[in-house]
RNA sequence: CGGGGUGUAGUUCAGUUGGUAGAAUGCACGGCUGGGGGUCGUGUGGUCGCUGGUUCGAGCCCAGUCACCCCGA
Repeated sequence: CGGGGUGUAGUUCAGUUGGUAGAAUGCACGGCUGGGGGUCGUGUGGUCGCUGGUUCGAGCCCAGUCACCCCGA
């Protein structure tokens, strides 16, 4: 320098004919238990890496860019 992959909640990840952003776990409070552990309930959660563009509407399509990983030179 060229090509490819990944980037979504604190963490691990879903979400693709474009149409209200989710699960598990974590955390907070409460119930059961003498306590711990365990379990159940409620609550808490996000500018979808960043900037633009297309569209009535973008996590998703397009362009650029950043970080990390892989391949090639």

A computed fold for a 73-nucleotide RNA from a bacterium, annotated as transfer RNA. The sequence was found in a public genome assembly. The coordinates come from a structure-prediction model, not an experiment, and the mean pLDDT is 80. Its Rfam family is "tRNA". About the family: Transfer RNA (tRNA) molecules are approximately 80 nucleotides in length. Rfam classes the family as a transfer RNA. Its family is annotated with triplet codon-amino acid adaptor activity in the Gene Ontology.